[in-house]
RNA sequence: GCGCCUGUAGCUCAGUUGGAUAGAGCGUCAGAUUCCGGUUCUGAAGGUCGGGGGUUCGACUCCCUCCAGGCGUA
Repeated sequence: GCGCCUGUAGCUCAGUUGGAUAGAGCGUCAGAUUCCGGUUCUGAAGGUCGGGGGUUCGACUCCCUCCAGGCGUA
């Protein structure tokens, strides 16, 4: 240089034949329980879905480009 894959919550990821409110586990915070803590239970907060542009009535999903990471190749 070329080809392929990945990027979604603080972390690990799901969600992609385009459709209605974007989710789970862990973690964090609050409450219950306890003499206190842990465990357990309940609830809550937290996301411009890597950036920009395009197609579409509608985009995490399709197209283009850029950025970051990984793998392969001479």
Molecule: transfer RNA
Organism: Calditrichota bacterium